Predicted 3D model of a 1503-nucleotide RNA (small-subunit ribosomal RNA) from a metagenome. The sequence is in RNAcentral, with records from SILVA.
């Protein structure tokens, strides 16, 4: 100290989530060893057994029952009694048992912390004083006898006492009081009165009933310690709790108590508390402390220390110094035992320990050896307090699991491009070492102030005895112990490797199984799953979940926002609060500082020291930031008390205005109503149609009603707090503003709750209703139209009067003051200059706008009118949705209004701005895009290609442009990938090795569809073998048109031959990104020019290439023949000859060069000239950057995957050419521009040796014989048709048109049945130019005509590639359709509009509201009942101590029993509050392909 995620990227906001720390912890996996701590966090459930409080004989009556001793005596030797002396169970009595230990339910409290008070008490302890005397009478225990199943208990009787009761004394005790004090109280009080105590035990001495010491008791007086009681501060949530309170709050008297005090009770007053949150809900022991955290702070209160509270719940007092008592009592309840049914017994939140419970938390150990506590005079006893041991890696700390050396880089394993990587100095193996376990041998420290001896000293009569100091002196649970020595020998896992976050590879799976904090992996090459190798982190541990802080500055005091991102309250006045001018004196409460005190110990921090070290223990010193008290300062704040005028205001005057109320008046229009003129329409829309009108609408003229709204003027002009405010006048009435004085003296600024105002709509009530117009009708659209558009039309819209309180009540920006550049407008004062006046200039207020500098801003944008710099106050936020929803209160008449959540869910929502991309958005160009024209297409018949159905099989591919006369430039067998049969298995093909064997290979018989099978006939070279060649046989391997085109290479299609697509630098911006490439011309063109924070460059363009168009040189045979010659029926036939055509090489020409006008003096643009050709001359080739996961894995090639006697290979037949029917892309037609007959003329490109074939012959004809010629500028193909002339036909299904059938050939081929082309006769069908739609095409185009050639045996050829022939029309011009490019503007789009996205239904889960109702707590009230117990009241029954009484008997006292006041629990009722179920209703939310529609986002198609 930061990371990840919202985006196509970017910067902001802002939630999630994550790395760290820590834990009383669980849970997976694993698991040497010690130390030192820790261990039911859950149901204060419920417990079985055993222990946890005794102890005193030196208080006492006893008693020897265990346990151990015994003088002495008996004796049947078994034993018996038994002083003493030890002992003691059970009793009396003393103390203790309120410690100590457990738990945290309850409690929000004076319960705790912290500082402080007065009106108390305090056993044992300590000191001081004084005392200790003399008597009574009892009751257990004992014993006798009753009762009961026990528990337990009745009755007589006997007895002691440090038990119990009086007397006796007795003060500085108590309490009363004269008197003293004092204004009056408080208070003193020693003289007086009156009242209260008390045990004795041990020892020891000697006079034996007396002394003495101890150590008990008694009063009193102090101190220690403890404990009660009381106050200020301080620490949780909720206002969806707003008012609570009647012993309440306080007085007087009084009870009570140890005390103060309504604590309690009579009585009088009527008060106490609350927004500084009372009263209610809900949670919660509280502290020191632990944990985070830089810190302020958040969280938390186990273990240790304090305190507090409870002990099965509830209640209650008793005993006591002390308790309303964990291991005491009563009582009431629940719940478990016992039980002879009568009845009794118990409380582990005490230490083991057991049930359930639950993810989860130890032994029924040992010891009292220490520390500590009861009791005792001690020894000693108790003591589950402690001490230690046990079990558990629960934590935190240490230690080891070996160290050096070792390279044939051994084996394995894993990967591999097969070369080798790497596991790896790792192993082995040599050498040393021994922590720890175990064997065996040494062996601490925790233990002394103990009795007891001895001895000094001191009290003391005293060598008893008691205090002190010194010697000596037992006693150890841990423990078989720590720790030393020898010896001899063991111990690694866990997570994790896609990013964050340190670390990979291969399998295997195949949106499946799983992973997952978070972003997100997995749909056949997963670094994310599972498993291996290898790697990284940790280490006796590792992960995982769980919680807390941190990181989060994500509640922000330190330290946050609030114009669009969550957020300024619609507005305003205003109580309380909260802040608050200038001087000056005083205080001293805030504030500084000094001192004291107290902040316990532990704990933190330094520093030391002991365990080897470290955890952990010990010292010493800081800290503990707090609070209290006191002493000081007095600059700020505050208090008080004085002044001041600058902030506020008041009085004077001017002015300006849709500020408000209310009254009146006014045109101009729509509307209606009458009345004239008038006649068929009118109104309405895109377009109609409803709807008015012949009963006279519309138009028009007049008059008239009545409402309601006030054109220009009108202004980013003006007034108002805000909502609003607009015709004119007139009454009231609010505020603002200028300007010169004067006044008052901070009076001021913000304001929760409060209160008034407050658009349109809607509500009441009574009016009014012209127009407008929700509903609502009807007419259009429309698929549908409950709309949008039209005719009407009711509420309302207007008035007065009460309501209602919300708006995107916005400047989305609270009020108020101060500061902090300038520019230019406008409004409505004022001063100054000018001027005759206006006008203008200069200045100052108060408004109101633009523009812009520093600042601020995420960024847009703000900017003296601040969203800048600062005070003051108030209101609001804290992720999206759920929800401004639900419940609950207020508010209203309703309608709703305002307060306002959880549950659940998602990882995001969101802001400004970029680039793209898109729009039924603009603006500009451009294309056969349209228009304008020409010819088609779709209708017919055939031909191919698809679809689609059929099929054993009709192989596969290709599907909008960019698939369909496409691969296929050529399926009868082959091709052939498909289908049936029938064969073959290292193979039809290649390469090695290893065995065997000789050929092989040709001919030829038989079977068979055939492949093949079986014969026969011929038969090798050489180096003589691991040989060449071949067969057979085995192993590697072959082979696969299987599959994935979304694993790819290569190659193409498209966009588009569109003009565009990018980088360097440099400059802006925080940033994506701009800029350049944007503008102003221009061009076909990012084509040039020119401006410019750019300034240069690449790849596109354009040219460079190729044909072609005009010259010109060269060349002249197969070509030409003008010229001269020869020669033929004719012909360059032929012998000069290269002029001309033309062959094919080289050059040259065209560049806006040149003239004019246009443009900026540019670039180019428009005409012209020359010229074969003019602005690219005409064609082609040439495709940027990249888009479509675009096509091919069957052209090849090629990863991975799959077959391997088949998905490989061979062969015969078949199919691929089927045929209701859809579509696409051709040919023919339909006819006179034409058809047939006849005759006559002109190309250009190709192609030829298994070839092209002539000329003759023959045949109607396809063709056949034939065989010159010609490897071609020579010969052959080969005839060109259209065209032209001349003739016929006469608009008809024809002299058109030729399908389709029938017969008879031809020609290729092993073979033309499925399923070939051709000829010849006949046959002579659809069709008379073609709906909707739709295709090509701007010139040698398009149209119409032929001819060539590849594939090819031959042909489906009407296809496809070239060739030339003839040879048009038409373009106004860019409004619209389609595709593009440029710049802008909007967007919720970026998979980019074939895009995102709303809402009902429908169905599946989830949570949560409402619910008739039913149950269950919970705390109060009223009101019955009323245990124990206390207290008052009584006491007729009982009664030992005291009094009187000789006695009987009486008194005083007490107790039992009755009443009664208080009350736990109980029960009844009305109400209230919290929760569980709940038919049924309701929204909501999630959830690959569900239905309807299209509401938003672009001008979203009705902003």
């Nucleotide at each position: 100290a930061g990371a990840g995620u919202u985006u196509g990227a970017u910067c902001c906001u802002g939630g999630c989530u994550c790395a760290g720390a820590a834990c009383u912890a669980a849970c997976g996996c694993u698991g040497g060893c010690g130390g030192c701590g820790g261990g039911u966090c859950u149901u204060a459930a419920a417990c079985a057994u055993g222990c946890a409080a005794g102890u005193c004989g030196a208080a006492c009556g006893g008693u020897g029952a265990a346990a151990a001793u015994g003088a002495g005596g008996c004796u049947u030797c078994g034993g018996c009694c038994g002083a003493a002396a030890c002992a003691c169970g059970u009793g009396u009595g003393g103390c203790g048992a309120a410690c100590g230990g457990g738990u945290g339910a309850g409690u929000a409290a004076c319960a705790c912390g912290u500082a402080g008070a007065a009106a108390u008490c305090u056993a044992c302890c300590c000191u001081g004083a004084a005392g200790c005397g003399g008597g009574g009478g009892a009751c257990a225990a004992c014993u006798c006898u009753g009762g009961g199943a026990a528990a337990c208990u009745g009755g007589g009787g006997c007895u002691a006492a440090u038990a119990c009761c009086g007397c006796a004394u007795a003060a500085g005790c108590c309490c009363a009081u004269a008197g003293g004090g004092u204004u009056a109280a408080a208070c003193c009080a020693a003289a007086u009165g009156g009242g209260g105590a008390a045990a004795g035990a041990a020892u020891g001495g000697u006079u034996u009933a007396c002394c003495a010491u101890u150590u008990a008791c008694u009063u009193u007086a102090g101190g220690a310690u403890g404990a009660g009681u009381c106050u200020g501060c301080g620490g949780u949530c909720u206002a969806u709790c707003a008012g609570c309170u009647u012993g309440u709050u306080g007085g007087c008297g009084g009870g009570g108590u140890a005390a103060u005090g309504g604590c309690c009770c009579a009585c009088c007053a009527a008060g106490g508390c609350a927004a500084c949150g009372a009263c209610g809900g809900a949670u919660a022991g509280c502290c020191g402390g632990u944990c985070u955290g830089a810190g302020a702070g958040g969280a938390u209160g186990g273990c240790c220390g304090g305190u507090c509270a409870c002990a099965c719940u509830g209640g209650a007092a008793c005993u006591g110094a002390g308790a309303c008592a964990c291991g005491g009592u009563c009582c009431a309840g629940a719940c478990u035992c016992c039980u002879a049914c009568g009845g009794g017994a118990g409380g582990c939140a005490g230490c083991a320990g057991u049930u359930a419970a639950g993810a989860a938390u130890c032994u029924u150990g040992c010891g009292c050896a220490a520390u500590g506590g009861g009791g005792g005079a001690a020894a000693c006893c108790c003591u589950g307090a402690c001490g230690c041991a046990g079990c558990c890696a629960c934590g935190c700390c240490g230690c080891g699991u070996g160290a050096a050396c070792g390279a044939u880089g051994a084996a394995u394993g894993c990967c591999u491009u097969c070369g080798g990587g790497u596991u790896g100095u790792a192993a082995a193996g040599u050498u040393c070492a021994g922590u720890g376990a175990g064997a065996g041998g040494g062996g601490a420290a925790g233990a002394a102030u103990a009795a007891g001896u001895g001895u000094a000293g001191u009290c003391c009569a005293a060598u008893a005895g008691g205090c002190u100091g010194c010697a000596u002196g037992a006693u150890g649970a841990c423990g078989g112990u720590a720790c030393c020595c020898u010896c001899c020998u063991a111990a690694a896992g866990c997570c994790c490797c896609g990013g964050c976050u340190a670390a990979u590879u291969a399998c295997g799976u195949g949106c499946c199984a799983g992973c997952a904090g978070c972003c997100g992996c997995g749909g056949u090459a997963a670094u994310a799953c599972g498993u291996a190798u290898g790697g990284g982190g940790c280490a006796a541990g590792c992960g995982u979940u769980g919680u807390u802080c941190g990181g989060a500055u994500u509640u922000a005091u330190u330290g946050g926002g609030c114009g669009u991102a969550a957020a300024g309250g619609g507005c305003a006045c205003g109580c309380a609060g909260g802040c608050g001018g200038a001087u000056u004196g005083u205080u001293a409460a805030g504030u500084u500082g000094g001192a004291u005190g107290u902040u316990u110990a532990a704990u933190c921090u330094a520093c030391a020291g002991g365990c080897u070290c470290a955890a952990c223990c010990u010292g010493u010193a800081g800290u503990c930031u707090g609070c209290a008290u006191u002493c000081a300062a007095a600059a700020c704040u505050g208090g008080c008390a004085a002044u001041c005028u600058u902030g506020a205001g008041u009085a004077c005057u001017a002015g300006a205005g849709g500020g408000g109320a209310g009254a009146g008046c006014g045109g101009a229009a729509u509307u209606c109503u009458c009345g004239g003129u008038g006649u068929a329409g009118c109104g309405g829309u895109g377009g109609a149609a409803u709807g008015c009108g012949u009963a006279g609408a519309u138009a028009u003229c007049g008059a008239g009603a009545g409402g309601a709204a006030c054109a220009u003027c009108a202004g980013u002009g003006g007034c108002g707090a805000a909502g609003g405010c607009g015709g004119c006048u007139c009454u009231c009435u609010g505020g603002c503003u200028g300007g010169a004085u004067a006044c008052u003296g901070a009076c001021g600024c913000u304001c929760a709750u409060g209160u008034g105002c407050g658009a349109a709509a809607g509500c009441g009530u009574g009016g009014g209703g012209a127009g407008c117009a929700a509903a609502c009708a009807g007419g259009a659209u429309u698929a549908g139209a409950u709309a949008c558009c039209c005719u009407g039309g009711u509420a309302g819209u207007c008035c007065a009067c009460g309501c209602c309180c919300u708006a995107a009540a916005c400047g989305a920006c609270g009020u108020a003051c101060a500061c902090u550049a300038g520019a230019u407008g406008u409004u409505g004062g004022g001063g100054g200059u000018u001027u005759c006046a206006a006008c203008g200039c200069c200045u100052u207020c108060a408004g109101u706008g633009u523009c812009a500098a520093a600042g601020c801003u995420a960024a847009c944008g703000u900017a003296u009118u601040a969203a800048g710099u600062g005070u003051a106050c108030c209101g609001c936020c804290u992720g999206g949705g759920g929800a401004g929803u639900a419940u609950g209160c207020u508010c209203g008449c309703a309608a709703g209004a305002g307060u306002g959540a959880a549950a659940c869910u998602c990882a995001a929502a969101g802001g400004a701005a970029u680039u793209g991309a898109c729009g039924g958005g603009g603006g500009c160009c451009c294309g056969c895009a349209c228009a304008a024209g020409c010819g088609g297409u779709g209708g017919a018949g055939c031909a191919u290609g698809u679809g689609g159905u059929u099929u054993a099989a009709u192989u596969c591919g290709a599907c909008g442009a960019u698939a369909c006369g496409c691969g296929a430039a050529g399926a009868a067998c082959c091709u052939u990938a498909c289908c049936c049969g029938g064969a073959c298995u290292u193979g039809a093909c290649a390469u090695c090795g290893c065995c065997u064997g000789g050929a092989c290979a040709g001919g030829u018989g038989u079977a068979g569809a055939g492949a093949u099978a079986c014969g026969c006939c011929c038969u090798c070279c050489u180096u003589u073998a691991u040989g060449g060649c071949c067969a057979g046989g085995u192993g590697a391997c072959a082979g696969g048109u299987g599959u994935u085109g979304c694993a790819u290479g290569g190659u193409c299609g498209u966009c588009g031959u569109c003009a565009g697509c990018u980088c360097g630098u440099g400059u802006u911006g925080u940033g994506a990104a701009a800029u350049g490439u944007u503008g102003g011309g221009u061009u076909a063109a990012g084509u040039c020019c020119c401006g410019c924070a750019a300034c240069g460059a690449g790849c596109g363009c354009a040219a460079c290439c190729c044909u072609u168009g005009c010259c010109u040189c060269u060349u002249g045979u197969u070509g030409c023949u003008a010229c001269c010659a020869g020669g033929u029926a004719a012909u360059g036939c032929u012998g000069g000859g290269c002029a001309c055509u033309c062959u094919a090489g080289a050059g040259g020409g065209a560049c806006u060069g040149c003239c004019g006008g246009c443009g900026a003096u540019a670039a180019g643009c428009c005409g012209g000239a020359g010229g074969a050709a003019g602005g690219u001359g005409a064609g082609g080739a040439u495709g940027a950057c990249g888009u479509c996961a675009g096509a091919u894995c069957a052209g090849c090639a090629u990863g991975g995957c799959c077959c391997u006697u088949a998905c490989g290979u061979c062969c015969g037949g078949g199919g691929c050419c089927a045929c209701a029917c859809a579509c696409g892309u051709g040919c023919u037609a339909c006819a006179a521009u034409g058809g047939c007959c006849g005759g006559u003329a002109c190309a250009g490109a190709g192609g030829g040796c298994a070839g092209c074939g002539a000329a003759a012959c023959u045949g109607c004809g396809a063709a056949g014989u034939g065989g010159a010629g010609c490897a071609a500028a020579u010969c052959c193909c080969a005839a060109a048709a259209a065209a032209c002339c001349g003739g016929u036909c006469c608009c008809a299904g024809u002299u058109c048109a030729g399908a389709u059938u029938g017969c008879a050939g031809u020609c290729u081929g092993c073979a033309a049945c499925u399923c070939g082309a051709c000829u010849g006769c006949a046959u002579g069908a659809a069709g008379g130019c073609g709906g909707a739609a739709u295709c090509g095409c701007u010139a040698g185009u398009a149209a119409u005509c032929g001819c060539g050639a590849a594939u090819c045996a031959g042909c489906a050829a009407c296809g496809u590639c070239g060739c030339g022939g003839u040879g048009a029309a038409u373009a106004c011009g860019u409004u619209c359709c389609c595709g593009g490019g440029c710049c802008u503007u909007g967007u919720a789009c970026a998979c980019a509009c074939c895009g995102c996205c709303c809402g009902u239904c429908a169905c599946a889960c989830c949570a949560c509201c409402c619910g008739a109702g039913u149950u269950u707590g919970c705390g109060g009230c009223a009101c019955c009942c009323g245990a124990a117990g206390u207290g008052g009241c009584u006491g007729c029954g009982c009664u030992a101590a005291c009094c009187c009484g000789c006695a009987a008997g009486g008194g005083a006292g007490g107790c039992a029993g009755g009443u009664u006041a208080c009350u736990a629990a109980g029960g009844u009722g009305a109400a209230g509050u919290a929760g569980g179920c709940a038919a049924g209703g309701g929204g909501g939310g999630u959830g690959a392909a569900g239905u309807c529609g299209a509401a938003a986002c672009a001008a979203g198609g009705u902003a």